[in-house]
Molecule: c-di-GMP-I-GGC riboswitch aptamer
Organism: Syntrophomonadaceae bacterium
RNA sequence: ACCGAAAAAGGCAAACCUGGGCGAAAGCCAGGGACGCAAAGCCAAGGGUCUAAGGGCAGAGAUGUCUAUGAUAGCCUGGUUGCCGAAA
Numbered sequence: 001a002c003c004g005a006a007a008a009a010g011g012c013a014a015a016c017c018u019g020g021g022c023g024a025a026a027g028c029c030a031g032g033g034a035c036g037c038a039a040a041g042c043c044a045a046g047g048g049u050c051u052a053a054g055g056g057c058a059g060a061g062a063u064g065u066c067u068a069u070g071a072u073a074g075c076c077u078g079g080u081u082g083c084c085g086a087a088a
Base pairs, nucleotide, nucleotide: 003085004084011037012036016032017031018030020029021028022027035074041080042079043078045077046076047075048072049071050070054067055066056065057064058063
């Protein structure tokens, strides 16, 4: 450097729950909780996925539909920083 133990120390925390907060929603935050994680630390750059407030289009209307500038880093790729140290 790579790699990742049925190693040690420490870390994170899915689903779900809440007499809690934010948001139009997706979702996020806080507390509880552990399915998992060696980057499940950080960055929305590329792809994917979710949402559709605003805007466009159709409609007499109800409504339908398209759209990210919103969300996701625990979907993948990429970038970047980093704890520990057996074997090969």